[in-house]
Predicted 3D model of an 88-nucleotide RNA (transfer RNA) from Synergistaceae bacterium UBA6083. The coordinates come from a structure-prediction model, not an experiment, and the mean pLDDT is 80. It matches the Rfam family "tRNA". Lineage of the source: Bacteria > Thermotogati > Synergistota > Synergistales > Synergistaceae.
RNA sequence: GGAGGGCUGGCCGAGUGGUCGAUGGCGGCUGACUUGAAAUCAGUUGUGGGGUGACCCACCAGGGGUUCGAAUCCUCUGCCCUCCGCCA
Numbered sequence: 001g002g003a004g005g006g007c008u009g010g011c012c013g014a015g016u017g018g019u020c021g022a023u024g025g026c027g028g029c030u031g032a033c034u035u036g037a038a039a040u041c042a043g044u045u046g047u048g049g050g051g052u053g054a055c056c057c058a059c060c061a062g063g064g065g066u067u068c069g070a071a072u073c074c075u076c077u078g079c080c081c082u083c084c085g086c087c088a
């Protein structure tokens, strides 16, 4: 340099243009069980901002675009992985 795949919450990881702030698992918290723990079961649990509160807004590597609507499609940039090539 060429080809391909990828980047999603504390971690892993799924995600047909609308039903998605986002399945599921791990972890955390609360409860049940237990003498107490562990295991198991149930519930809950992203971050930032606003609000007394109920709630509301934004965020899917970063920027831009298409669209009524984008995590999803297009484009540029960054980073990671695999293969090929080149130099040494």
Stems, first nucleotide, its partner, number of pairs: 001084007010026003018068001027045006046059005061077005